The RNA shown here (Bacterial RNase P class A) has 353 nucleotides and comes from uncultured Mailhella sp. Its mean pLDDT, the model's own confidence on a scale to 100, is 78. Its Rfam family is "Bacterial RNase P class A". Rfam links the family to the GO terms ribonuclease P activity, tRNA processing and dimeric ribonuclease P complex.
[in-house]
RNA sequence: GAGCCGGACGGGUCGUCGCUGCGCGUAUUCACGCGGGGAGGAAAGUCCGGGCUUCACAGGGCGGGAUGCCGGAUAACAUCCGGGAAGAGCGAUCUUCGGCAAGCGCAACAGAGAGCAGACCGCCGUUGUUAUGACGGUAAGGGUGAAAGGGUGGUGUAAGAGACCACCGGCUGCCGUGGUGACACGGCAGGCCAGGCAAGCCCCAUCCGAAGCAAGACCAAAUAGGGAAACCGAUCGGCCCGAUCUCAGGUUUCCGGGUAGGUUGCUUGAGGGCACGGGUAACUGUGCUCCUAGAGGAAUGACGGCCACUCCGCUUCAGGGCGGAGAACAAAACCCGGCUUACAGUCCGACUC
Numbered sequence: 001g002a003g004c005c006g007g008a009c010g011g012g013u014c015g016u017c018g019c020u021g022c023g024c025g026u027a028u029u030c031a032c033g034c035g036g037g038g039a040g041g042a043a044a045g046u047c048c049g050g051g052c053u054u055c056a057c058a059g060g061g062c063g064g065g066a067u068g069c070c071g072g073a074u075a076a077c078a079u080c081c082g083g084g085a086a087g088a089g090c091g092a093u094c095u096u097c098g099g100c101a102a103g104c105g106c107a108a109c110a111g112a113g114a115g116c117a118g119a120c121c122g123c124c125g126u127u128g129u130u131a132u133g134a135c136g137g138u139a140a141g142g143g144u145g146a147a148a149g150g151g152u153g154g155u156g157u158a159a160g161a162g163a164c165c166a167c168c169g170g171c172u173g174c175c176g177u178g179g180u181g182a183c184a185c186g187g188c189a190g191g192c193c194a195g196g197c198a199a200g201c202c203c204c205a206u207c208c209g210a211a212g213c214a215a216g217a218c219c220a221a222a223u224a225g226g227g228a229a230a231c232c233g234a235u236c237g238g239c240c241c242g243a244u245c246u247c248a249g250g251u252u253u254c255c256g257g258g259u260a261g262g263u264u265g266c267u268u269g270a271g272g273g274c275a276c277g278g279g280u281a282a283c284u285g286u287g288c289u290c291c292u293a294g295a296g297g298a299a300u301g302a303c304g305g306c307c308a309c310u311c312c313g314c315u316u317c318a319g320g321g322c323g324g325a326g327a328a329c330a331a332a333a334c335c336c337g338g339c340u341u342a343c344a345g346u347c348c349g350a351c352u353c
Stems, first nucleotide, its partner, number of pairs: 001353003005349005011307007019038002022035005040329001044340002047338005052212004064208005069083005084097005098203002103201002105197002120142002122138006150168006169193002171190008216264004226255007233245004271290008309326007
């Protein structure tokens, strides 16, 4: 100097005017004063996983969805850590990951032929013709294509071909050694030579109940309506008591459900930091210590001064001085763990060439 990986930050301070909760006071339902609190690394996308809540649920199956090399971490995961294999890079490092040797399906253009291969040119044989040809064999050579059904050499043959042989490569099966395992190394056998896509259906293994804080819980007005009881009432009766009836209606009391409204769920949590211990690590145990948005049609803002940062111009031998401009992505909505995406600029660390 170039690169690669990881981490931290995301202006500070003062003043004025505002917004929204909390506490106190004054006042009283309209407020006022004082004090103190008030966004992020992604609060975002809402893509995964969990907590919590309500409903459902004996157990199992079908169907559906998700994940996908191996081992571990975790509340859980599509996350993280360590490892394996393949590929890219001089390297630090990065990318990818079950099965196409179970079945079905798909493949533009070019090309004779694209999957039980194939004859356009060429080669060989037979045959015909003045000549161009016709038929058959052949995948060695040429041509097309992203891809044409192992490679080199030999035997063989009319010419050729794993047709056969040697070596190399691959695959499958079996065995041995190492490893928890993915896998690695080695040996034996088999001419077995088997193309790509599973983000097309599918197969195999594992996991998964549904809906979501507008979940849900509690308190509960007026009005209307529902239920019950008592009384008035109606009938019998000369009257009272009594009996019967709620067919019409009224009064009172009680009960329960729902609505408006209010309260709660609500923020201290699988939380952060430090030390020691375990572990390669992710992570985890113990101890000490620290914290405070909880609004809800939704507040957290605006302006100005100074300082700091970056850039530009002028000036100075230089240190420096003066002036101007700029400063991203974006904003909580029950809470956590992740992933993905966006981001002006600054700082720190490890490593490579």

The RNAcentral record of the sequence draws on MGnify.
The source organism's lineage runs through Bacteria, Pseudomonadati, Desulfovibrionia, Desulfovibrionales and Mailhella.